[in-house]
RNA sequence: CUCUCAUCAAGAAGGGGGGAGGGACCGGCCCUGUGAACCCCUGGCAACCAGGUCCGGUGCAGGUGGAAAGGCCACCUGCAGGCUCCCCGGACCCAGGUGCCAAUUCCGGCAGGUGGGGUGCGCCCGCCUGGGAGAUGAGAG
Repeated sequence: CUCUCAUCAAGAAGGGGGGAGGGACCGGCCCUGUGAACCCCUGGCAACCAGGUCCGGUGCAGGUGGAAAGGCCACCUGCAGGCUCCCCGGACCCAGGUGCCAAUUCCGGCAGGUGGGGUGCGCCCGCCUGGGAGAUGAGAG
């Protein structure tokens, strides 16, 4: 740097240095000399991964159907098994590896749907669903 998966409405700040910028991009709207980015120290939040305890779960292959397909669910057939381990799922504990500590990822940016207002026509203010982009973690290249 690329790809895959999961999550993104909750949560959590003080000090020292530093000096004007920051909120990814664009448009808004914000934060900021009552001190931005960035660095250091201390504190905190959360629980993705790792670790621990406990509980639960037969697996594989084929076929038919549920809706259009892989997955998913139900049933049938066959084979192997059914304890432990492994694997999968859940609850709790911990805080080792990351992450985070203004505003929903601050809001919108693309598509579809929808409520209200207004005009002669362009329009304005919202809401919902999906997508894109981004961030973080885990894994792969």
SAM riboswitch aptamer (S box leader) from an Anaerolineae bacterium, 141 nucleotides, folded computationally. It was read from a public genome assembly, where an Rfam model found it. The coordinates come from a structure-prediction model, not an experiment, and the mean pLDDT is 77. NCBI's taxonomy places the organism under Bacteria, Bacillati, Chloroflexota, Anaerolineae. Rfam family: SAM riboswitch aptamer (S box leader). Rfam describes the family as follows. The SAM riboswitch is found upstream of a number of genes which code for proteins involved in methionine or cysteine biosynthesis in Gram-positive bacteria.